RNAcentral holds the sequence, with entries from ENA. The RNA shown here (small-subunit ribosomal RNA) has 1488 nucleotides and comes from an uncultured bacterium. It matches the Rfam family "Bacterial small subunit ribosomal RNA". Its family is annotated with structural constituent of ribosome and ribosome in the Gene Ontology. The coordinates come from a structure-prediction model, not an experiment, and the mean pLDDT is 81.

[in-house]
RNA sequence: AAAUGAACGCUGGCGGUGUGGAUUAGGCAUGCAAGUCGAACGCGAAAGGGAUUCUUCGGAAACCUGAGUAGAGUGGCGAACUGGUGAGUAGCACUUGGGGAACCUGCCCUCGAGAGGGGAACAUGUCCGAAAGACGUAAAUUCCGCAUGACAUCCCUCGCUCGCAUGAGUGGGAGAUCAAAGGUGCCCUCUGAUUCAAGGUGCCGCUUGAGGAUGGCCCCGAGCCCUAUUAGCUUGUUGGUGAGGUAACGGCUCACCAAGGCGAUGAUGGGUAGCUGGCCUGAGAGGGUGGUCAGCCACACUGGGACUGAGAUACGGCCCAGACUCCUAAGGGAGGCAGCAGUCGAGAGGCAUCGGCAAUGGGCGAAAGCCUGACCGUGCGACGCCGCGUGGACGAUGAAGGCCUUCGGGUUGUAAAGUCCUGUCACAGGGGGGAGAACUGCAUCCAGCCGAACAAGCUGGGUGUUUGACGUUGCCCCUGGAGAAAGAGCCGGCUAACUCCGUGCCAGCAGCCGCGGUAAUACGGGGGGUGCAAGCGUUAUUCGGAAUUAUUGGGCGUAAAGGGCGCGUAGGCGGUCUUUUAAGUCAGAUGUGAAAGCCCGGGGCUUAACCCCGGAAGUGCAUUUGAAACUGAAGGACUUGAGUACGGGAGAGGGAAGUGGAAUUCCUGGUGUAGAGGUGAAAUUCGUAGAUAUCACGAGGAACACCGGUGGCGAACGCGACUUCCUGGACCAAUACUGACGCUGAGCGCGAAGCGUGGGGAGCAAACAGGAUUAGAUACCCUGGUAGUCCACGCAGUAAACGAUGAACACUAGGUGUAGCGGGUAUUGACCCCUGCUGUGCCGCAGUUAACGCAUUAAGUGUUCCGCCUGGGGAGUACGACCGCAAGGUUAAAACUCAAAGGAAUUGACGGGGGCCCGCACAAGCGGUGGAGCAUGUGGUUCAAUUCGACGCAACGCGAAGAACCUUACCUGGAUUUGACAUCCCGGGAAGUCUUUCGAAAGAAAGAUGUGCCCUUCGGGGAACCCGGUGACAGGUGCUGCAUGGCUGUCGUCAGCUCGUGUCGUGAGAUGUUGGGUUAAGUCCCGCAACGAGCGCAACCCCUAUCUUUAGUUACCAUCAUUAAGUUGGGGACUCUAAAGAUACUGCCCCGGUUAACGGGGAGGAAGGUGGGGAUGACGUCAAGUCCUCAUGGCCUUUAUGUCCAGGGCUACACACGUGCUACAAUGGGCUAUACAAAGGGUUGCGGCCCCGCGAGGGUGAGCCAAUCCCACAAAGUAGCUCUAAGUUCGGAUUGGAGUCUGCAACUCGACUCCAUGAAGUUGGAAUCGCUAGUAAUCGUGGAUCAGCAUGCCACGGUGAAUACGUUCCCGGGCCUUGUACACACCGCCCGUCACACCAUGAGAGUUGGCUGUACCAGAAGUCGUUGGGCCAACCCCCGAUUUAUCGGGGGAGGCAGGCGCCUAAGGUAUGGCUGAUGAUUGGGGUG
Repeated sequence: AAAUGAACGCUGGCGGUGUGGAUUAGGCAUGCAAGUCGAACGCGAAAGGGAUUCUUCGGAAACCUGAGUAGAGUGGCGAACUGGUGAGUAGCACUUGGGGAACCUGCCCUCGAGAGGGGAACAUGUCCGAAAGACGUAAAUUCCGCAUGACAUCCCUCGCUCGCAUGAGUGGGAGAUCAAAGGUGCCCUCUGAUUCAAGGUGCCGCUUGAGGAUGGCCCCGAGCCCUAUUAGCUUGUUGGUGAGGUAACGGCUCACCAAGGCGAUGAUGGGUAGCUGGCCUGAGAGGGUGGUCAGCCACACUGGGACUGAGAUACGGCCCAGACUCCUAAGGGAGGCAGCAGUCGAGAGGCAUCGGCAAUGGGCGAAAGCCUGACCGUGCGACGCCGCGUGGACGAUGAAGGCCUUCGGGUUGUAAAGUCCUGUCACAGGGGGGAGAACUGCAUCCAGCCGAACAAGCUGGGUGUUUGACGUUGCCCCUGGAGAAAGAGCCGGCUAACUCCGUGCCAGCAGCCGCGGUAAUACGGGGGGUGCAAGCGUUAUUCGGAAUUAUUGGGCGUAAAGGGCGCGUAGGCGGUCUUUUAAGUCAGAUGUGAAAGCCCGGGGCUUAACCCCGGAAGUGCAUUUGAAACUGAAGGACUUGAGUACGGGAGAGGGAAGUGGAAUUCCUGGUGUAGAGGUGAAAUUCGUAGAUAUCACGAGGAACACCGGUGGCGAACGCGACUUCCUGGACCAAUACUGACGCUGAGCGCGAAGCGUGGGGAGCAAACAGGAUUAGAUACCCUGGUAGUCCACGCAGUAAACGAUGAACACUAGGUGUAGCGGGUAUUGACCCCUGCUGUGCCGCAGUUAACGCAUUAAGUGUUCCGCCUGGGGAGUACGACCGCAAGGUUAAAACUCAAAGGAAUUGACGGGGGCCCGCACAAGCGGUGGAGCAUGUGGUUCAAUUCGACGCAACGCGAAGAACCUUACCUGGAUUUGACAUCCCGGGAAGUCUUUCGAAAGAAAGAUGUGCCCUUCGGGGAACCCGGUGACAGGUGCUGCAUGGCUGUCGUCAGCUCGUGUCGUGAGAUGUUGGGUUAAGUCCCGCAACGAGCGCAACCCCUAUCUUUAGUUACCAUCAUUAAGUUGGGGACUCUAAAGAUACUGCCCCGGUUAACGGGGAGGAAGGUGGGGAUGACGUCAAGUCCUCAUGGCCUUUAUGUCCAGGGCUACACACGUGCUACAAUGGGCUAUACAAAGGGUUGCGGCCCCGCGAGGGUGAGCCAAUCCCACAAAGUAGCUCUAAGUUCGGAUUGGAGUCUGCAACUCGACUCCAUGAAGUUGGAAUCGCUAGUAAUCGUGGAUCAGCAUGCCACGGUGAAUACGUUCCCGGGCCUUGUACACACCGCCCGUCACACCAUGAGAGUUGGCUGUACCAGAAGUCGUUGGGCCAACCCCCGAUUUAUCGGGGGAGGCAGGCGCCUAAGGUAUGGCUGAUGAUUGGGGUG
């Protein structure tokens, strides 16, 4: 996607046509569903009506009618059809094709013959009874004898024809046996006669026979589900003979005999299932299915059984048993919807207790007709299919409303409104008119048949008449009026269709992937859209897509998958030539393949669905005719496949016996003395009882160094000393022989370790013991050590038994090793060289492969055979079976669960992988931190608040370059609401300034003063500002840095990151960018399927180091004057200032290097190999940081989360951490004297000198908008004095007192000064930080912020070291390579136990059902057999009687009841098998 007998949700206008209990073959109330025939037969009412008689007037009686009616019965036919259901059935049940020479067939058709004569019973009735039943009589087309009888059947016999055997057909003769029924209409020709009878005749029926048709029965070939975790089944079983039985063959049944029959081509058992035509799907092959329609089968409450009949083992019949229901008077009885309706139940689920026999069909009847829940119709259900409609045209201001919006608009949308129309359909009213109707009957006419006939009847035809449930039908016409008539799904991708709001991993969605954690096209709603449409979706199921069971049409080196290996039976397949055959094969013909359906053509309903007609098809089966290439079969031949023989050499091939040396260990003896052994280091251990070491002899077991080799042999497992014996296979060469003998293969054998028994036991060594190691160490290491390893005999049967590659054969480029055997050439000879076969390796083309790879030893191209696979887990597990001593092996599932598991390759990342390289990374050094006190930040705690952010490096002297108020965002309290701030509108007023009261202030109230600028028509207006008011709006340091911009940190100043074109690869991607060198560098050189390019590196820029030129004021001063002083004149040399230049480039030399890049050394030079420093930060990473700098989406707030004010807080303090300062002292402290900077700042400022104060500072205010003046004394240093190892003259915290300065204000909470006080601290555990030269260390100076506040930050100069062997290690980084199960990328992934919850499952003492086997008991109904003493009408015989046709008695034939026997259903007892449910406990498994 298509489909459905569907169901559910929402919705629902009409018609046509189909269809509708799939589940409980569960139970059923009620009605109907099979009757009919009076022309087979006997009987036979009543109510009502009529008139008559009688009457006690109430009525009664008989009669006629009703009526030979109703009714039941005898008899015939039917009831075996139709209709329902699918339980059973895996079967000759069904399908298809044959056979019956082994059969039956009512009614129907054709033909032949016949129908004579006699007798008998049952039922209606009556009686008892609740009912079922009991007792007695007349009829027949009922029943029974007798007669007749064949062309029937049987037996005997003589022929003929035919056939596939038994045999079939047919002719002649003899014998035996068996029949029957009448009904009705008409006629009078012959006889009698009044009607009429006999008779005749028509029709219907009866008997018998033959044939046909139809229907059935039996047999056979073939087809027909799953399971081998069902492998053996079978005793009437298989066959024979005989008998019985049947319509008929047959073990169908029985007796006897034989021992067969079936089965791996799947018997037997188990499960499931009605089968088919067809239907659904599919390109087909197939797969699924069997409802409606049609054919067959089976069943009828469950089980068994027969009767009747042509036919049943009978749905609406019978008998018995059982279960259930009902009635009962309690003794007994009745019933069977899986017929049509209907009811209950179970269920997701399925209709009316309808109309009619008008049509079609059926039963009966001579017919009319009756019956018919078959059927025809109607009803109900959108259950399916088909058709129609829900209006049409015009209509823009693109109305309103909704929704969205970038606020401009867009969209809904010509949609609506409105105007003009139409009338399908529905509805309402009215009218017209066709078909289903053909028959039949009746009336009449004509023709034919029959006949004696012009009766009658029959057959056919014509005319007239008669018959409609549906039905108020379809159809057509008229009137009315847009009037009644649209929904459901979907809109993240697959998949056509997008936005807003709400929600915030919640609620929810989901077919798969997956959405949802505050901007959801995925949830819910709105708007809009999309595909369908009286439906739309969902669920279930089937097929398709799925080549995902692969015949068409797949695979097995690594994804699932080659058996561990051989020998070989059945089976499968098989070399060359030839003859025959015709099984397969191919072609033709014939029959069949029901109808319906599908397909094609045509036709009928307005169309379609639907229906009708015709054709084709039906791939099949059977028969037959032919062909002979191929396969098969039979015969003959051949040699190339295969094999055999002769000759060679190679080999750890196998088995047995023997022999050998080296080594280990042990024993004995000698020498000899204190250790030995072992390890990373040790210890256990051995040793003064003499070890180890060493020498000699001996014992014993096991293994065979060197050779030794991707060397050899073997089928695999496997096989290494030597010799002998036995033995298998392969190879080479040359001939000869056999003549397809071949290949593959369920079974059988071999098969490393392992197990058992008995030996053996040197070394080694599971288990075990001890010692170490370790957090532990049931390990790795060490010392010991038992099974075992070895031998013999058994068992086992598995391994990563691997080339992860089954066996065989053939074909398809090469190159190069190696082993064995040959050939050629050559040589004196050995080599070398060329070449063939067999084995074993490497490389490689075509080809192949998903890739990796394979590649004559295929994973290439083909053929044959075997084994195996079908998502992962569960699981190679459970159960069962077989094998085993055991361990276990072989075979081998399911429930459940997941959406993956997996292969190869790619790019990264990672590795306690490798290689190369770098960095204050380590090392070598110097100085710190961590301990103390203080400062500062953070955490924590506290608090009304201690505002917020930052958290490894890369947060923590960070934002903050400076919180007393302010800042300030926090808290408390007091106020305010168009607002502190912006724009617009209205009204008023210039603005402003000053004063008073209240208040903590904000603010509130009151008063005073005061008018400016521009234009002007002199009324006023405008700009700015203030006050009041209205609403738009302002405001927010409120949230989201995980919605963002910008900025920043970090890896990292690491050397990387990419692109275009080309090439390679199926692709991801690769190449370039890798390689050899080199560099600080992807820096450069060389090479190269790459060639180029970009961002980075470097350079260009700034400072600094040297020089030159220019310029000299406020800077400088060598020379000349001058001064206290570069103070002044002067100078332009120097310093310096600040502008422009120069210089350094491996340029030169030597050496190394590839003639390179480059490196090492040297010269020169102020500087040498990027001179030093700065700025400069690639692609990207960390959802890194920041919404509290700023900007900004969304959300939130709007008399508050905004704004103003006062006070408080951010400064708290048990504690913990980071960063610093000061120290612990003598390289020092104190005091005195004294020398030398750089870079800055300064008018709200720096502030000199001078005066005052011990000091902080104060007073004064010269100078300076600064190379001029000021801050401003630089300090360490140097010189001298003192201190003398101490908690000190170290250290300065803390505290008390007194002050200074800033500021509205130093209480919370500033800095500084003086006096006094004088804490900890004596160099700091584990750990850890910085630094490679003008660096570390040390010393001071300045600046920003700033009223004030600096141990912080930024900058400046002074003094000025030590060390680097080196790259093993730690950390970080770069390149190449390798492994990977990682990709959130090792802070990854991930295994198992344990704990908890849930789920399915195995075992389990058992318990309880279902199915079934065996043995036995008992045995209903019934058939059959037997018996039948009891009973009986017909027929026969005898006797008797009465009487002429009957009766009685006896006997016989025949029959019946009853008894017995065989068989047997349900039932019972015992014992098995299979299967389900359940079970304390228990095992593993799955999910979380």